[in-house]
Molecule: RNase P RNA; transfer RNA
Organism: Myxococcota bacterium
RNA sequence: GGAGCGAUCCAGGUGGUCGCUGGCGCCGGGGCUCGCUCCGGCGCGGGAGGAAAGUCCGAGCUCCGCAGGGCAGGAUGCCAGCUAACGGCUGGUGGGGGCGACCCCGAGGAAAGUGCCACAGAGAGCAGACCGCCGCGCCGCCCGCCCUCGGGUGGGUCGCGCGGUAAGGGUGAAAGGGUGAGGUAAGAGCUCACCGGGUCGGCGGUAACGUCGGCCGCACGGCAAACCCCAUCCGGAGCAAGACCAAAUAGGGAAGCGUCGAGGGCGGCCCGCCCGAGCUUCCGGGUUGCGUCGCUCGAGGCCCGCGGCGACGCGGGUCCCAGAGGAAUGAUCACCACCCGCCGACGGUGACGGACGCGGGAACAGAACUCGGCUUACGGUUCCUCCGACC
RNA sequence: UCGGGGAUCGUCUAACGGCAGGACUCCAGUUUCUGGUACUGGCUAUCUAGGUUCGAAUCCUAGUCCCCGAGCCA
Numbered sequence: 001g002g003a004g005c006g007a008u009c010c011a012g013g014u015g016g017u018c019g020c021u022g023g024c025g026c027c028g029g030g031g032c033u034c035g036c037u038c039c040g041g042c043g044c045g046g047g048a049g050g051a052a053a054g055u056c057c058g059a060g061c062u063c064c065g066c067a068g069g070g071c072a073g074g075a076u077g078c079c080a081g082c083u084a085a086c087g088g089c090u091g092g093u094g095g096g097g098g099c100g101a102c103c104c105c106g107a108g109g110a111a112a113g114u115g116c117c118a119c120a121g122a123g124a125g126c127a128g129a130c131c132g133c134c135g136c137g138c139c140g141c142c143c144g145c146c147c148u149c150g151g152g153u154g155g156g157u158c159g160c161g162c163g164g165u166a167a168g169g170g171u172g173a174a175a176g177g178g179u180g181a182g183g184u185a186a187g188a189g190c191u192c193a194c195c196g197g198g199u200c201g202g203c204g205g206u207a208a209c210g211u212c213g214g215c216c217g218c219a220c221g222g223c224a225a226a227c228c229c230c231a232u233c234c235g236g237a238g239c240a241a242g243a244c245c246a247a248a249u250a251g252g253g254a255a256g257c258g259u260c261g262a263g264g265g266c267g268g269c270c271c272g273c274c275c276g277a278g279c280u281u282c283c284g285g286g287u288u289g290c291g292u293c294g295c296u297c298g299a300g301g302c303c304c305g306c307g308g309c310g311a312c313g314c315g316g317g318u319c320c321c322a323g324a325g326g327a328a329u330g331a332u333c334a335c336c337a338c339c340c341g342c343c344g345a346c347g348g349u350g351a352c353g354g355a356c357g358c359g360g361g362a363a364c365a366g367a368a369c370u371c372g373g374c375u376u377a378c379g380g381u382u383c384c385u386c387c388g389a390c391c
Numbered sequence: 392u393c394g395g396g397g398a399u400c401g402u403c404u405a406a407c408g409g410c411a412g413g414a415c416u417c418c419a420g421u422u423u424c425u426g427g428u429a430c431u432g433g434c435u436a437u438c439u440a441g442g443u444u445c446g447a448a449u450c451c452u453a454g455u456c457c458c459c460g461a462g463c464c465a
Base pairs, nucleotide, nucleotide: 001387002386003385004384006383007382009380010379012336013335014334015333016332017331018330020047021046023044024043025042026041027040028039029038030037031036032035049364053375054374056373057372058371059370060369061238062237063236064235068271069270070269071268073234074233075232076231077230078092079091080090081089082088093107094105095104096103097102108229109228113227114226115223116222117221130169131168132165133164134163135162136161137160138159140157141156142155143154144153145152146151177195178194179193180192181191182190196218197216198215199214200213201212202211203210204209242293243292244291245289252283253282254281255280256279257278263275264274265273300319301318302317303316304315305314306313307312338361339360340359341358342357346353347352392461393460394459395458396457397456398455401415402414403413404412409445417433418432419431420430421429438454439453440452441451442450
């Protein structure tokens, strides 16, 4: 200098001026039901994030009935742990990738069933003889031998037929373990050695699993991010949840259904339970606030100690840190800090380092009930790995 | 806030996990004196990035964009 990898930390600071927002206090003015409210001004202290985002998971909280049974549906899927909970996190096992720092894995079941495996290929799932190899038979040809010249016999070869063979070729993503030796007419776990696999047992480990030994010639091709099966979990909705106050009151007409149970609670269906006399449609009407609470003290932040490899837990101390509601948290100036480029005093044997000065840059992005995660967007510092060049 | 659906040539649309097809448009040629019509031929696409699979437009995950629906109180 280049390429890369995971982790840590930061997300500018101080001051001046002009503003914004809500809280508390004080002053002035107005209103009234006389201790509240409205308007204006002044002072004090507070005022976005690591992702506030996407709304992808899990909870708190609130309501639906106290959260019932079954079916359907959804999610998750190696093991152990952490946690309020999780599809998150930590540590491990197995597999895979990278020279490395390190990273990735939806990683249960294919001997419950169904389905799919295009094209190519002989055969694609109760496998399969296309070429090849081997045996036998027949016909033709060639060669050798015998001979009574008709033939007989042995070998080779083209072709045909019947068999054997899954070693070899060829097709394919995948062809019913792999390599080697023996064996055979040729072959084949047919036999043996090693590797792989299955099964049983011992040992280690909480477990996933690892390891060792015996037995079995090998049964069980792949796909479940195909249906499915197994195990575990899930009642539904969401702050427009929900509660209160204020304003307005009224109810009527028509049709249909309904105490033989309509309709509602119940937000996929059925059962069960509870309430139950009204319900649905049409016609024609009344009233309606930028109301109040929920609303921020919380599985909260920081520091220290202890336990644990770790996620995390326990104990002590300390702090209060936005709560708006068309929605504030800003603008500008100066100095400092950070990064980059130029210049290069000076230092050093050298590679090189680098003061002063000048110019430029500073990303992604804005709370809306609140937390724990995940994912996505994004600027920089430091540590780490590999490679190259130079001293 | 909650729920549902979609993205394929320039446009409208097809496609069991197995060669992305059709229509209109566009381009070139033939026919014509020229243009149109007609005929023939051609170009062009699976929103993006990963994964599962022998194989992905299709299945899964994440992201981007678009569309639709529902909901205050009395």